[in-house]
Context: one part of a larger RNA
Molecule: small-subunit ribosomal RNA, 3' major domain
Organism: uncultured bacterium
RNA sequence: UGACGGGGGCCCGCACAAGCGGUGGAUUAUGUGGUUUAAUUCGAAGCAACGCGCAGAACCUUACCUAGGCUUGAAAUCCUACGAAUCCCUUUUAAACGAGGGAGUGCCCUUCGGGGAAUGUAGUGACAGGCGCUGCAUGGCUGUCGUCAGCUCGUGUCGUGAGAUGUUGGGUUAAGUCUCGCAACGAGCGCAACCCCCAUUUUUAGUUGCCAGCAUUAAGUUGGGCACUCUAGAAAGACUGCCUGGGUUAACCAGGAGGAAGGUGGGGAUGACGUCAAGUCCUCAUGGCCCUUAUGUCUAGGGCUACACACGUAAUACAAUGGUCGGUACAAAGGGAUGCGAACUCGCGAGGGGGAGCUAAUCUCAAAAAACCGAUCUCAGUCCGGAUUGGAGUCUGCAACUCGACUCCAUGAAGUUGGAAUCGCUAGUAAUCGCGGAUCAGCACGCCGCGGUGAAUACGUUCCCGGGCCU
Numbered sequence: 001u002g003a004c005g006g007g008g009g010c011c012c013g014c015a016c017a018a019g020c021g022g023u024g025g026a027u028u029a030u031g032u033g034g035u036u037u038a039a040u041u042c043g044a045a046g047c048a049a050c051g052c053g054c055a056g057a058a059c060c061u062u063a064c065c066u067a068g069g070c071u072u073g074a075a076a077u078c079c080u081a082c083g084a085a086u087c088c089c090u091u092u093u094a095a096a097c098g099a100g101g102g103a104g105u106g107c108c109c110u111u112c113g114g115g116g117a118a119u120g121u122a123g124u125g126a127c128a129g130g131c132g133c134u135g136c137a138u139g140g141c142u143g144u145c146g147u148c149a150g151c152u153c154g155u156g157u158c159g160u161g162a163g164a165u166g167u168u169g170g171g172u173u174a175a176g177u178c179u180c181g182c183a184a185c186g187a188g189c190g191c192a193a194c195c196c197c198c199a200u201u202u203u204u205a206g207u208u209g210c211c212a213g214c215a216u217u218a219a220g221u222u223g224g225g226c227a228c229u230c231u232a233g234a235a236a237g238a239c240u241g242c243c244u245g246g247g248u249u250a251a252c253c254a255g256g257a258g259g260a261a262g263g264u265g266g267g268g269a270u271g272a273c274g275u276c277a278a279g280u281c282c283u284c285a286u287g288g289c290c291c292u293u294a295u296g297u298c299u300a301g302g303g304c305u306a307c308a309c310a311c312g313u314a315a316u317a318c319a320a321u322g323g324u325c326g327g328u329a330c331a332a333a334g335g336g337a338u339g340c341g342a343a344c345u346c347g348c349g350a351g352g353g354g355g356a357g358c359u360a361a362u363c364u365c366a367a368a369a370a371a372c373c374g375a376u377c378u379c380a381g382u383c384c385g386g387a388u389u390g391g392a393g394u395c396u397g398c399a400a401c402u403c404g405a406c407u408c409c410a411u412g413a414a415g416u417u418g419g420a421a422u423c424g425c426u427a428g429u430a431a432u433c434g435c436g437g438a439u440c441a442g443c444a445c446g447c448c449g450c451g452g453u454g455a456a457u458a459c460g461u462u463c464c465c466g467g468g469c470c471u
Stems, first nucleotide, its partner, number of pairs: 007471007015461002019425005026316008034307002042053002064302007073127001077126002079123005086103006107116003129291002132289003138285002140280003143276001145274001150189006156165003169180003195268004200236007209226003214223002239262001242256005318418001322377006334365003339358002344353003384415001389410007431453007
């Protein structure tokens, strides 16, 4: 000077408390450990590994295993020789590799000998190649403390010096935010603001959007209109600006008015100096080391999907605030030419046929669901729950055996609210309900978004956890 203390003071945070809903029990999904295996590729390890890398392992992916092949190599540059390129057939094989045969000559230059470009085969070696090792040799990127309020510098001053001061102190703030004081005076990186979205209004514009009045229709369908909704550009608006009280006359705090919005309006983006030799050599790049008829490379099949068990994260339930059946209403945000696919039609259904329209405010995916109305079930392992299994199918795809999703019929397991313990959340939040997207041939209970319905509680800071300042 720091760090630490079951030292002290002050102060924050869903940290506790007050509440609401979960996890821990069941079944399944998924990740991990362990075990097994020819292989179950590799990494991630308290918080900050474990629905993580993987925004999608049937082949491919693929890095693993088994078997069969290749050795200048699957792809790159250079040299030599031959053949243009290219296409087709037969054979062998699990495929790759291999064996045999046929067709066929173009472009540029030319002294018609040939040369060149492009491309293929063979050869030679320089080289290639390596998801091989080291993240404790590294770059880059990322997590975390933490969106916590801190971290520093110049000059000056003090101290023999390490250093101190500034940055401490009185107030105040979400904030090293501001103010007053002060041997300090200033400055930088952070805070805040500037950026984006949402909430109000005005204005410009009026198609593909909208429809008040007029006409018209089954229908904003059409005429007409651009007032309204909406769309998307420009502006306005919020600044403690105004009032009252408190405060040191300050900073600021409490209340009020007006206002769509009030004291940072709500949300996002934004992550200081640094910490963890944190993570990543398997995104990429890269030093060193190692392999070079193999640790490279091609191919088929298998594996990554195993299963006495243990843990994490989820989905679905255990029911009546519910299940089933019928009727009926209201979204937002997105995607769509190898695509989205309507009407109509066949099928109980998954789906099939069909092909209008749509480069999409025009067409389409598309049905929103919970909610509401009516009927039924009457507390039961049930008309709850749906695992598992048998059968029959649909779709994608060379191909669903290992190992896809979905449908129908049958089957109908555990489960009656979960021990110790433990997690999330303070408002359009939790809880609950559905919709979309990326990846993607196919495959979503995961992830990322979207809207619908819509609570309870916070006395307080003694305690648990983490953090800040002073001592």